[in-house]
RNA sequence: AUCUGAAAAAGGCAAACCUGUCGAAAGAUAGGGAUGCAAAGCCAUGGGUCUAAACCAAAAGAAGGUAUGACUGCCAGGUUGAUUAU
Numbered sequence: 001a002u003c004u005g006a007a008a009a010a011g012g013c014a015a016a017c018c019u020g021u022c023g024a025a026a027g028a029u030a031g032g033g034a035u036g037c038a039a040a041g042c043c044a045u046g047g048g049u050c051u052a053a054a055c056c057a058a059a060a061g062a063a064g065g066u067a068u069g070a071c072u073g074c075c076a077g078g079u080u081g082a083u084u085a086u
Base pairs, nucleotide, nucleotide: 005083012037013036017032018031019030020029021028022027035073041079042078043077045076046075047074048071049070050069055065056064
């Protein structure tokens, strides 16, 4: 320096749920909380999933379609790290 990741050590993150705020919603965010995670750090690049305000269609209305919105703790990819039993 690189690889690997365990019945190691030091630690890190924070699911569901609750409360507040933002948002049309999906969801995000702050606090609590801890299901789990070796990148559960970052990036919407590919696939996938979710939502449908506006728009389209309908035309009493409902139902429908659509991402420019969202999910990196859905999968892959890119990128940057901690530690070192072996």
The prediction has a mean pLDDT of 80. c-di-GMP-I riboswitch aptamer from a Bacillota bacterium, 86 nucleotides, folded computationally. Of the family's consensus pairs, 95% are formed in the model. Taxonomically the source falls in Bacillota (Bacteria, Bacillati).